[in-house]
Formats: sequence, C1' cells, structure tokens
RNA sequence: CGAUGUGACACGGGGUGCUGCCGGUCCGUCCGGUGGCUGAGAAGAAACCCGUCGAACCUGAUCCAGGUCGUACUGGCGAAGGGAAUGUCACACGGCGCAACG
Repeated sequence: CGAUGUGACACGGGGUGCUGCCGGUCCGUCCGGUGGCUGAGAAGAAACCCGUCGAACCUGAUCCAGGUCGUACUGGCGAAGGGAAUGUCACACGGCGCAACG
C1' cells in the first nucleotide's frame, strides 16, 4: 500500500409469516389470550439479518408449476423493477519500498 479475508465499533437499511384451541366481535384477509410449525429472526429485543462484489428486504403478487393441513420448501417469474453509506480500528494474508546492523 490493497476492488483480499476475519472480527469489533460507529452509522445506515430490513422483516416479523402459517396454524390449532378459547374468548370477543362491527362477522373481516378482524381483535385479544394460549399452544404448535418453519426460520438467523415470527416484535418490542441494547435480538437477528443485510449494506452496492447489494436475492437482507420490497414490488410484480391474493403470481405460475410441484409440494404441504397451511406456512415452510423446490423450480419459474429473474441478465425484471426497486433497495442501505459507508467509515474507523485490530488481526491475518499478499505486494512494494526505506533505513540500520551483520
């Protein structure tokens, strides 16, 4: 010194679904309580994930095919459209150079 890796901190971005039962109800894709499922996360946590090398997340989308009780999951859509801001430090790795000593 670095379009490198890891970690920490600061800053910024993001989601919170499906479902059984009980109660309520303006009867709805609703509200509250309590279990179950998947997941990093299913809200109130100094959590988790992501930050342009961007599928974190949003839109299309109450999308299409398979699959499931349903969500999850697989493929498509998708070389679609959006999407945050990155910075500092430490260590590692790699490169270049300088000086002193021998």
Molecule: TPP riboswitch aptamer (THI element)
Organism: Pseudonocardia ammonioxydans